[in-house]
Two RNAs folded together computationally: RNase P RNA and transfer RNA, 468 nucleotides in total. It holds a member of the Rfam family "Bacterial RNase P class A". It is annotated as a ribozyme.

RNA sequence: GGAGUCGGCCAGGCGGCCGCGCCAGCACGGUUCGCCGUGCGGUGAGGAAAGUCCGGACUCCUCAGGGCAGGGUGCUGGGUAACGCCCAGGCGCGGGAACGCGUGGAAAGCGCCACAGAAAACAAACCGCCGCGGCGUGUUCGCGGUAAGGGUGAAACGGUGAGGUAAGAGCUCACCAGCACGGCGGGUGACCGUCGUGGCUCGGCAAGCCCCACCCGGAGCAAGGCCAAGCAGGGACAGGGUUGCCCGCCCGACCGGAUGGCGCUCGCGCCGUCCGUCAGUCCCAGGUGGGCCGCAACGAGGCGUCGGGAGACCGUCGCCCCAGAGAGAUGGUCGCCCCCGCCGGACGCGGUAACGCACCGGCGGGACAGAAUCCGGCUUAUCGGCCGGCUCCUCCC
RNA sequence: GGCGGGGUAGCCAAGUGGUAAGGCAGGGGACUGCAAAUCCCUUAUCACGGGUUCGAUUCCCGUCCCCGCCU
Repeated sequence: GGAGUCGGCCAGGCGGCCGCGCCAGCACGGUUCGCCGUGCGGUGAGGAAAGUCCGGACUCCUCAGGGCAGGGUGCUGGGUAACGCCCAGGCGCGGGAACGCGUGGAAAGCGCCACAGAAAACAAACCGCCGCGGCGUGUUCGCGGUAAGGGUGAAACGGUGAGGUAAGAGCUCACCAGCACGGCGGGUGACCGUCGUGGCUCGGCAAGCCCCACCCGGAGCAAGGCCAAGCAGGGACAGGGUUGCCCGCCCGACCGGAUGGCGCUCGCGCCGUCCGUCAGUCCCAGGUGGGCCGCAACGAGGCGUCGGGAGACCGUCGCCCCAGAGAGAUGGUCGCCCCCGCCGGACGCGGUAACGCACCGGCGGGACAGAAUCCGGCUUAUCGGCCGGCUCCUCCC
Repeated sequence: GGCGGGGUAGCCAAGUGGUAAGGCAGGGGACUGCAAAUCCCUUAUCACGGGUUCGAUUCCCGUCCCCGCCU
């Protein structure tokens, strides 16, 4: 100098004018004394505010108990409020390397594997090879053996050699590869190393059912609470209780008690109220569709320091307060500067030249997007720019 | 703002691992003197992009669009 790889950061700057939301500030004016208006001052989007894909906080549902079903996650260890996130490690694959990608179990069972092919999974005989038999004696037929060879396919049941055989075959043996089981050693563990035994050679798919391990109650700020205003009740039913089924539990009905009224056949019937008991479900109709809280200034907060840790992260101390509502403010314009691209230009520098660098002028561009209960993540969108770690190549000293 | 469902030809739609039924409409042809009816032929980026698989409309992930419910 070039190529690559990983990580972090920024998201044009300054000024003038005009405009918008909010405010425990100040002043002036108005007021029905609740507040309202104007001016000044303060403050006002993001790295993704997005998608709503995960996880939590918070709130309500009777605090949610058990079983089945259902859903989710998936190598190991750690971090965290929690997670499908993050960190570190193991194994496999890719790359020359930095590094990247993937990840339970197919030797528990079921299922599927189109077409082609003989055969697609406790294997299988189309051709070929071998044996036997028939008679029509040959490019023949039948029976049987054979997975070494051919061909098909995404995938064909270990590889090489020797023995063996009618021909063959882990059929047997040696070596190699893999697997299972057992022992020893290392590691918290995934796993690794090594030794022995066993011819064990066992296809793929679990983002098919499933198995194993762990986790999950449901709904969502239009949750929910308070206040104000307004209205008209009527009907059906015995079940209902925030996904399903069963058990348990709770509420209602039923029921029990008290009491009042009515009736008569005189101790029962009917109707109503209250208590046990805070509260049954559904449908139709009517009314309102306003305010306050939740909710934004104390937080799983931010910045810095120190300490622990390999890291994610955790802890100590100091400082700071950092948008916020009503269908929803955070903008517009002008000037100068900055970055990138294109075009043009006498002079300057380098070069033989083409051209490059610097300078000047003109034109164009400066993204994606935008809070709505709040946090932690992931994913997706994004003109460009800056910084750092690491790897490889080349040149010079 | 929150929650749920869906996207297959111009329209309506079936298919849920093995290469996309059917109907209507359109175009061409046959039949007819000309038409209608009828018959034959024809029309697909399965919204888009990745992944799993030998193979994806189907299974998984992401993106875009449409519809519905909630005071």